[in-house]
RNA sequence: GCAGAAGGUCGGGUGGUCGCCCCGAGGCAGCUCGGGGAGGAAAGUCCGGGCUCCACAGGGCAGCGAUGCCGGAUAACAUCCGGGCGGGGUGACCCGACGGAAAGUGGCACAGAAAACACACAGCUGGGAUCCCCAGCAACGAUGAAAAGGUGGCGGUAAGAGCCCACCGGCGGCGUGGAGACACGCCGGCCUGCUAAACCCCAUCGGGAGCAAGACUCAGCAGGAGGGGAUGACGCGGCCCGCCGACCCUCCGGGUAGAGUCGCUGGAAGUCGUGAGUAAUCACGGCUCGAGAGAGAUGACCACACAAAGACAGAACCCGGCUUACAGACCUUCUGCGCCU
Numbered sequence: 001g002c003a004g005a006a007g008g009u010c011g012g013g014u015g016g017u018c019g020c021c022c023c024g025a026g027g028c029a030g031c032u033c034g035g036g037g038a039g040g041a042a043a044g045u046c047c048g049g050g051c052u053c054c055a056c057a058g059g060g061c062a063g064c065g066a067u068g069c070c071g072g073a074u075a076a077c078a079u080c081c082g083g084g085c086g087g088g089g090u091g092a093c094c095c096g097a098c099g100g101a102a103a104g105u106g107g108c109a110c111a112g113a114a115a116a117c118a119c120a121c122a123g124c125u126g127g128g129a130u131c132c133c134c135a136g137c138a139a140c141g142a143u144g145a146a147a148a149g150g151u152g153g154c155g156g157u158a159a160g161a162g163c164c165c166a167c168c169g170g171c172g173g174c175g176u177g178g179a180g181a182c183a184c185g186c187c188g189g190c191c192u193g194c195u196a197a198a199c200c201c202c203a204u205c206g207g208g209a210g211c212a213a214g215a216c217u218c219a220g221c222a223g224g225a226g227g228g229g230a231u232g233a234c235g236c237g238g239c240c241c242g243c244c245g246a247c248c249c250u251c252c253g254g255g256u257a258g259a260g261u262c263g264c265u266g267g268a269a270g271u272c273g274u275g276a277g278u279a280a281u282c283a284c285g286g287c288u289c290g291a292g293a294g295a296g297a298u299g300a301c302c303a304c305a306c307a308a309a310g311a312c313a314g315a316a317c318c319c320g321g322c323u324u325a326c327a328g329a330c331c332u333u334c335u336g337c338g339c340c341u
Base pairs, nucleotide, nucleotide: 001337002336003335004334005333006332007331008330009329010328013304014303015302016301017300018299020037021036022035023034024033025032026031039312043323044322046321047320048319049318050317051210052209053208054207058241059240060239061238064206065205066204067203068202069083070082071081072080073079084098085096086095087094088093099201100200104199105198106195107194108193121141123137124136125135126134127133128132149168150167151166152165153164155163169191170190171188172187173186174185175184176183177182214262215261216260217259218258223252224251225250226249227248228247235243236242269288270287271286272285273284274283275282276281
């Protein structure tokens, strides 16, 4: 210098004019003054929680769903960190739903003899025999994405074959190392196709609904009839147990079609320092307070500089993640190749 890999920061600035939402102060009031006002993803609503209500949120069975190598972090997770194994890359590094196919059921197009209780089209060998029959075989040929472990053998055989031997792979057993996933070594011809994001099996986990949750105040009204219920109604969204404990259902009739307050933002919060830890993270101490509406504010225009009227996009109970979108600018570490000293 070129080509890459990993991680991070910003993603508009200054001034002026006119507006919108919230808070504070002043004013009888119109209003005036001061302060605050989107994001790294506010998004998708895909996971995990807090909070609220539904018993006191409990147990079992069934069903459904999720997760699935090991250890750790965390309030929790499908997240994160570290490690193992497999795959890709020359490399930095990246990717992986990564339990079980030797419990059972199913599937494997076309081609092919045969797609799994193996089979025999061409073929090889022996015998009878002469263009056919019987027996043995599966190395070689042909098919396929995949062919019954693979490669080699002047071992073996009539011809062959893990039939035997060496190496490789798998499986099983034993030993050693490791906290574990697992790795390494030795032994045994034991050789079993692929598919579980097919059914299924195993292990672990999961109660439901959601801030229009829910609580309170005000306004308004009128009750009646029938049925069920302490021999337990309704409810706890399948059943059973268990819990709760006085109302519930249907019909007729009446009022309202609302207003206000809380929930609402100070929290598993952010940031800096020290310490522990490989790290995720945790502990302690200091500092900061940064939107809170209810049909829903956060905008528009002008001027100036830079290449530029700048990307993706906008809160609605709140946090931790994941995923997706993103013009441009910048920083750190590392890899490969080439050149120079």